[in-house]
Molecule: transfer RNA
Organism: Patescibacteria group bacterium
RNA sequence: GUGGGCGUAGCUCAGUUGGUUAGAGCGUCGCUCUGUGGCAGCGAAGGUCGAGGGUUCAAAUCCCUUCGCCCACC
Numbered sequence: 001g002u003g004g005g006c007g008u009a010g011c012u013c014a015g016u017u018g019g020u021u022a023g024a025g026c027g028u029c030g031c032u033c034u035g036u037g038g039c040a041g042c043g044a045a046g047g048u049c050g051a052g053g054g055u056u057c058a059a060a061u062c063c064c065u066u067c068g069c070c071c072a073c074c
Stems, first nucleotide, its partner, number of pairs: 001073007010026004019057001028044005050066005
């Protein structure tokens, strides 16, 4: 340099046939339980979906540009 894949919560990921309010597990915090801790139960916080722009009534999802990481080839 060429081609391909990935980027969504603190971590691991789902959601990619455009349409309900953006979700799960783990973690964190609070409450209950317990002599204390753990386990368990209930609840909460936490995201401008890597960035910018475009199409659309509507974009995590489609298009363009760009950044980072990984793989293959050269």